[in-house]
RNA sequence: AUACGAUCAUGCUAAACUUGUCGUAAGUCAAGGACAGAAAGCUAUGGGUCUUUUCGGAAGAGAGAUUGCCAGGUUGCCGAU
Repeated sequence: AUACGAUCAUGCUAAACUUGUCGUAAGUCAAGGACAGAAAGCUAUGGGUCUUUUCGGAAGAGAGAUUGCCAGGUUGCCGAU
């Protein structure tokens, strides 16, 4: 340094739900909360799924959302092997 994920230490994030907020919506943000997580840090690059009060006769396309859906890229703690 790389792989790996046992252990130790420092810690970190925050599901559902509740309240408020933004959004047509899927969902976002803040507070409480803690189901879980070795990247549940970042990134919408590919796929999947979801939304649409955009276009279309329809099929669909466009636009958006979801990184805690799956992968990819990238950065990081510890150290059995």